Record summary:
The prediction has a mean pLDDT of 77. Bacterial RNase P class A from an Anaerolineae bacterium, 337 nucleotides, folded computationally. Rfam family: Bacterial RNase P class A. Gene Ontology terms of the family: dimeric ribonuclease P complex, ribonuclease P activity and tRNA processing. The family's RNA type in Rfam is ribozyme. Rfam's curators write: Ribonuclease P (RNase P) is a ubiquitous endoribonuclease, found in archaea, bacteria and eukarya as well as chloroplasts and mitochondria.

RNA sequence: CAGGUCGGUCGGGUAAUCGCGGUUUCGAAUUCAUUUCGAUAUCGAGGAAAGUCCGCACUUCACAGGGCACGGCGCCGAGGAAAGCUCGGGAUGGAGCAAUCUAUCGGAUCGGGCCACAGAAACAGGUAGCCCUUUUAGGGUCAUAGUGAAAAGGUGGUGUAAGAGACCACCGGUGUCUGCAGCAAUGCAGCCAGCCAGGCAACCCCCGCCGGAAGCAAAGCCAAGCAGAGAUGAUGAGCUGCCCGUUUUUUACAUCUCGGGUAGGCUGCACAGAUAGAUGAUCACCCAAGAGAGAUUUCUCUCCGGACAAAAUGCGGCUUAUAGACCGGCCUGAGGC
Numbered sequence: 001c002a003g004g005u006c007g008g009u010c011g012g013g014u015a016a017u018c019g020c021g022g023u024u025u026c027g028a029a030u031u032c033a034u035u036u037c038g039a040u041a042u043c044g045a046g047g048a049a050a051g052u053c054c055g056c057a058c059u060u061c062a063c064a065g066g067g068c069a070c071g072g073c074g075c076c077g078a079g080g081a082a083a084g085c086u087c088g089g090g091a092u093g094g095a096g097c098a099a100u101c102u103a104u105c106g107g108a109u110c111g112g113g114c115c116a117c118a119g120a121a122a123c124a125g126g127u128a129g130c131c132c133u134u135u136u137a138g139g140g141u142c143a144u145a146g147u148g149a150a151a152a153g154g155u156g157g158u159g160u161a162a163g164a165g166a167c168c169a170c171c172g173g174u175g176u177c178u179g180c181a182g183c184a185a186u187g188c189a190g191c192c193a194g195c196c197a198g199g200c201a202a203c204c205c206c207c208g209c210c211g212g213a214a215g216c217a218a219a220g221c222c223a224a225g226c227a228g229a230g231a232u233g234a235u236g237a238g239c240u241g242c243c244c245g246u247u248u249u250u251u252a253c254a255u256c257u258c259g260g261g262u263a264g265g266c267u268g269c270a271c272a273g274a275u276a277g278a279u280g281a282u283c284a285c286c287c288a289a290g291a292g293a294g295a296u297u298u299c300u301c302u303c304c305g306g307a308c309a310a311a312a313u314g315c316g317g318c319u320u321a322u323a324g325a326c327c328g329g330c331c332u333g334a335g336g337c
Base pairs, nucleotide, nucleotide: 001333002332003331004330005329006328007327008326009325010324012286013285014284016282017281018280020044021043022042023041025039026038027037028036029035046308050319051318053317054316055315056314057313058215059214060213061212070211071210072209073208074207075089076088077087078086079085090105091104092103093102094101095100106206107205111204112203113200114199115198127145128144129141130140131139132138133137153171154170155169156168157167158166172196173195174193175192177190178189179188180187181186219267220266221265222264228258229257230256231255232254233253236248237247238246239245287306290303291302292301293300294299
């Protein structure tokens, strides 16, 4: 210098004018409450505000305690309120020369179930072949062939009627034990044991841990009108023909009170914040990008033009979208000193 890989930061800036929303203060108008207008000061989106996938706060409802059922999670360590979260590590595979990226993760000897097609058979089976015999048959055999993604670990030998970890040597795997390293998962080395009978648990199941439900349109408070309940008064009726007085009831009337509660309002609600929802536009200069021209090796001029996208109770994550710019680690290749 070129290519690659991983991580991080930013995601237009400054100034002016106009406009929009919230709040403070002042003024004016207006009303039963109050609302409207103007001025001033101040505040006004994001790294994802998004998808609403996971967890929590908060609220209401349910709930003695325990169990069943159902659902989720599942290698180890650390962090975290928790999480289908983050960081680091481990094992087994895959891609790359490498840096690095990527898939999977409790249990297959509790038990059940399933394994397309092909194949005799999908787990302990005899189709062909081989061997034996008392040969229309019976028995032995996974060595050989064939099927398949998968059929008793591989090679060689011993052995046998033919064969076979049946036995032996070496290789591979698994497991106990010992030593070393590590907090651990686990790794390395040694010794021993023929221990070597498929896979799927995202099928049921078993083991361990966790989980009550709904969601700010949660929910709480205030509360017109209408309807309802109660009290008092007036009136009517009875005592009594009339007045006073008293008793009484319900219908109608008036006034007052009360409970639930609709419309409506407030809170929940936040140094943006509400109510269907403000956060914008223009211009100048600069910054980055693209195109063209002139100069020529980084300058000048002109044009164009700024990604994804926008809060609605809050917070922690995940996922997805994103023009472009900057910084750093590492790998590979080439050249120079």